[in-house]
Molecule: c-di-GMP-I riboswitch aptamer
Organism: Nitrospirota bacterium
């Protein structure tokens, strides 16, 4: 030099819920609230998981067609409080 790091302080974020709001949804924004959290700081880049759409296939119902629902494709979307890795970072320093 580099990596990991206990305990103390001081100070961060803020789940479930409720309420205003935005979206078809999934979730997401503010406020009120604290389970939690040492990266609960940043980016959906890989993986899971969730919404929506469009094809196909199964069922059902049918006179066109239509509807569920389960699967696969494929496109879109969300989740950084699911996780891989990445990139940044506050105090003490046993």
């Nucleotide at each position: 030099u580099c990596c990991c790091g206990a305990c103390a302080a001081a100070g961060c974020u803020a789940a479930a819920u409720c309420c205003c709001g935005a979206g078809u949804a999934a979730u997401c924004g503010g406020g009120a609230g604290a389970c939690a959290g040492a990266a609960a700081g940043u980016g959906g880049c890989g993986g899971g998981c969730c919404c929506c759409g469009u094809a196909g296939a199964a069922u059902u119902c049918g006179a066109a067609g239509a509807a569920u629902u389960u699967u696969u494709a494929c496109g879109g979307g969300g989740u950084g409080g699911c996780u891989g890795a990445a990139c940044u970072g506050c105090u003490c320093u046993a």